[in-house]
């Protein structure tokens, strides 16, 4: 130069003219308890993202005597760290998988990644049998049986090679080897590597039931707080339990019992204001500690708060990008330039915060791999 793979960053700029929201400050009016509050006008400053999407996680906040005991439910799975936490993030392990090399040697991706030796269940068709499983075709045969080494079935068939043995064969026996459990030794923080014995309940599953560790009080800005307002404190019928903010059930409190809990059926009244609501696990820079995620210290800096929902609409230059035409320069390719047409991605706060997943024209930046050319 290309080609893959992995990650960051911007994703239109500037200028005029107009609108519209809040916030601070100023005049002038009006109410006034003269602090203060409401309208107009005038300055200054700010106004929607990297996903505001999804509503999938984790939280901060707020309420609620049990946020108590048990069962049940549900979540999550290699190690170690980091964080407020998490099913998230980093770095390794393992296992596969593409490239690559003499070589798991480098490089990337993937992974629902504890446990099948605790026990149940399941594996269609096929095939003779599918796990305490079996003889179809073969093979021996004393014709009574015997055999599972060859073969076919299937994802998957009593571990695999080689050899003794036999009538013919078999872990029936030895050797060597894989796998799983126990145990030594050595590295390692640890997952796990290696290494030396021994053992065999040797086929798969556990996004099947289940078993082991570990966590989970519950609702949720329609939470919730505070002020004002208005009705009938309604009537009738049953008549003893009724509440504790997911289920049951054991305690505990609270309350009710004919002055009536709990429920139904009739009727009637309200539904207004202002708060929550934006300075916060916050953002940047700098210096530091750490393989890293991130951690401490220290200075700057405040960057929407609407209430059916504001952040807009116009005009001109400018950039980005594809296509055509002309034209320089090179003479295979290409690269500037001027015109003219077209386009400029995904999309839009609503308490807020860390994360995942998902969409997204096109432009930059870098880090690994391989492959050619040239030095």
């Nucleotide at each position: 130069u290309g080609a893959g793979u992995c990650g960051a960053u911007c994703g239109g700029a500037u200028g005029g003219u107009u609108g519209c929201u809040c916030u601070g400050g100023g005049c002038u009016u009006g109410u006034u308890g003269u602090u203060a509050u409401a309208a107009c006008c005038c300055c200054a400053g700010a106004g929607a993202g990297g996903a505001a999407a999804g509503u999938c996680c984790g939280g901060g906040c707020a309420c609620c005597a049990c946020a108590g005991g048990a069962c049940g439910u549900g979540a999550u799975g290699c190690u170690u760290c980091c964080u407020a936490a998490c099913g998230g993030g980093a770095a390794g392990a393992u296992a596969u998988u593409u490239g690559u090399u003499u070589a798991u040697u480098c490089a990337a991706a993937u992974a629902a990644u504890g446990g099948a030796a605790a026990g149940u269940g399941c594996a269609g068709c096929a095939g003779a049998a599918a796990a305490u499983a079996u003889a179809c075709c073969g093979c021996c045969u004393u014709c009574g049986g015997g055999u599972a080494a060859g073969g076919g079935u299937g994802a998957a068939a009593u571990g695999g090679u080689g050899g003794u043995g036999u009538a013919a064969g078999a872990g029936a026996c030895c050797a060597c080897c894989c796998u799983u459990c126990c145990u030594u030794a050595a590295a390692u923080a640890a997952a796990u590597u290696u290494u030396a014995g021994g053992u065999a309940a040797g086929u798969g599953u556990a996004a099947a039931c289940c078993c082991c560790a570990u966590c989970a009080g519950g609702u949720g800005c329609a939470a919730g707080a505070u002020u004002g307002a208005a009705u009938a404190g309604g009537u009738u019928c049953u008549g003893a339990g009724a509440u504790g903010u997911u289920g049951u059930u054991c305690g505990c409190a609270u309350u009710g019992a004919u002055u009536g809990a709990a429920g139904a059926a009739c009727g009637g009244g309200u539904a207004a204001a202002u708060c929550g609501c934006u300075g916060g696990a916050u953002a940047u820079u700098u210096a530091u500690g750490g393989u890293g995620a991130c951690g401490u210290a220290a200075a700057u800096a405040c960057u929407a708060g609407a209430g059916a929902a504001a952040u807009g609409a116009c005009c001109a230059u400018c950039c980005c990008u594809a296509a055509a035409a002309u034209u320089a320069a090179a003479u295979u390719a290409u690269u500037g330039a001027u015109u003219u047409u077209a386009g400029g991605a995904c999309a839009a706060a609503a308490c807020u915060c860390g994360g995942c997943u998902u969409a997204c024209a096109g432009a930059u930046c870098g880090a690994c791999u391989c492959a050619a050319u040239u030095u």